[in-house]
Context: one part of a larger RNA
Molecule: small-subunit ribosomal RNA, central domain
Organism: uncultured prokaryote
């Protein structure tokens, strides 16, 4: 170098921007690097092809051709790539008027409903927990039940293959900042585009550091219990966390999943559902169509099957990551980055 693949057998990077490549709409005009074409020079001999000739043939020797598919130089050709100039609007974006949403921060505020404690009233002997029990609480009045009152965390119904975000995610109400989609029509830029090694930034839990805060829950710790044993399951407590920061902008992994990279374009169709736009007909309303999500079933067609099936895993283009039997092993060593925990980059001997 090259083949064949990545839903589930190895195999899409967690996720966005984006450098450098690599890639790339219509059209005129030029150029002629790349393409073709044709010449001339060179591509040593020997080998190998090939006709021939010499040893009685043959190996072997040996003439002359062909071959040396490349290089350079010159001359042409102008379709396609590419350079260069100039045009266009179908990609792409911008601006105006609107929409929908649990999209992000931040502050600051409010709000009910439950759990725990606390004081206080009523009231008494149990209460709590299991499969059964017991550890535990309670005559120092518990548990139930009214009342006030603290203090934290979480937002029941609405809630729904509904929303919104790139991914992670996000859900009580209210105001501020703010990013994004989608919709109509009309103007304007004029290929601005796609990808995307490095690199940037964001990245659920958890976990570190320092201050705060702690109501429930709840690793680990304690005891009851179960058992042959029980370092669990099941119970009664309870710490670390979980909550917050101008924090330190620490860590950087997940079955981070659709196990399905991103962007384009083709390719029958029913049935829903969110958003938005027109248009007609109606008392309500409900129907049709276009459009950007979001489900389900399904022609073609893919596939090993299962199953996908316009939200494609169907047919192609472009670009990026990754895979190459099973253990060793995502380990050692090294490097880089981190307080650390660890993370990332990645063998090999040995063995079946």
């Nucleotide at each position: 170098c090259u083949g064949g693949g990545c839903g589930u057998a190895a195999a899409g990077g967690g996720c966005u921007c984006g450098u450098a490549g690599g890639u790339g709409g219509a059209u005129u005009a030029u150029u002629a690097a790349g393409u073709c074409g044709a010449a001339u020079g060179u591509g040593a001999a020997a080998u190998c092809c090939c006709u021939g000739g010499g040893c009685u043939c043959a190996a072997c020797c040996u003439a002359g051709g062909a071959c040396u598919u490349g290089c350079a130089u010159u001359c042409g050709a102008a379709a396609c790539u590419g350079g260069u100039a100039g045009u266009c609007u179908a990609g792409a974006g911008u601006a105006u008027a609107g929409u929908a949403g649990a999209g992000g921060g931040g502050a600051a505020g409010u709000g009910g409903a439950a759990u725990u404690c606390c004081a206080g009233g009523u009231g008494u002997a149990g209460a709590g927990g299991u499969g059964a029990a017991a550890u535990u609480c309670g005559u120092a009045g518990a548990u139930a039940u009214c009342u006030g009152g603290a203090g934290g965390a979480a937002c029941a119904c609405c809630g729904g293959u509904g929303g919104c975000g790139a991914a992670g995610g996000c859900g009580a109400c209210u105001u501020c900042c703010u990013a994004g989609a989608c919709c109509a029509a009309u103007a304007c830029u004029g290929a601005c585009g796609c990808u995307g090694a490095g690199g940037u930034g964001c990245g659920a839990a958890g976990g570190c550091g320092u201050g705060g805060g702690g109501a429930g829950c709840a690793a680990a710790c304690a005891g009851g219990a179960u058992u042959a044993g029980a370092u669990a399951c099941c119970c009664u407590g309870c710490u670390a966390g979980u909550c917050c920061a101008a924090c330190g902008c620490c860590c950087c992994u997940a079955a981070a999943c659709g196990a399905u990279g991103a962007g384009a374009a083709c390719u029958a169709g029913g049935c829903g559902u969110u958003g938005g736009g027109a248009g007609g007909c109606u008392g309500a309303c409900g129907c049709c169509u276009c459009u950007a999500g979001u489900g389900c079933c399904g022609a073609a067609g893919c596939u090993a099957a299962c199953g996908c099936g316009u939200u494609a895993a169907g047919u192609u283009c472009u670009c990026c990551g990754c895979c190459u039997g099973g253990g060793g092993a995502g380990u050692a060593c090294g490097g880089u980055c981190g307080c650390a925990a660890g993370a990332u980059u990645a063998a090999a001997a040995c063995u079946c």